RNAcentral holds the sequence, with entries from Ribocentre. The RNA shown here (c-di-GMP-I riboswitch aptamer) has 80 nucleotides and comes from Nitrosomonas sp.

RNA sequence: AUUUGAUAUUGCCACUCUUGUCGCGAGGCAAGUUCGGAAAGCCUACGGAUCUCCGCAAACGAGACGGCUGGGUUGCCUCU
Numbered sequence: 001a002u003u004u005g006a007u008a009u010u011g012c013c014a015c016u017c018u019u020g021u022c023g024c025g026a027g028g029c030a031a032g033u034u035c036g037g038a039a040a041g042c043c044u045a046c047g048g049a050u051c052u053c054c055g056c057a058a059a060c061g062a063g064a065c066g067g068c069u070g071g072g073u074u075g076c077c078u079c080u
Stems, first nucleotide, its partner, number of pairs: 001080001005077001012037002017032006035067001041073003046070003050064004
């Protein structure tokens, strides 16, 4: 370094489900569980997709989601 994730090392996160709690809702938070992840760390006030609410419907608007994804950004070990 615009490098590798084959072999390893130290570790990290926590799908789903259950309980409690917040929310109209999608969902969020905490504890247990541990499917998986090489960024499954962070960013939605940089986009797209999906989902929720308003609404007869659509549109518009407001939200949810980073473990859907593009991109940005930070970090550990290791390879070159």
Source information: It matches the Rfam family "c-di-GMP-I riboswitch aptamer". Rfam's curators write: GEMM was predicted in a large-scale screen for bacterial structured RNA regulatory elements.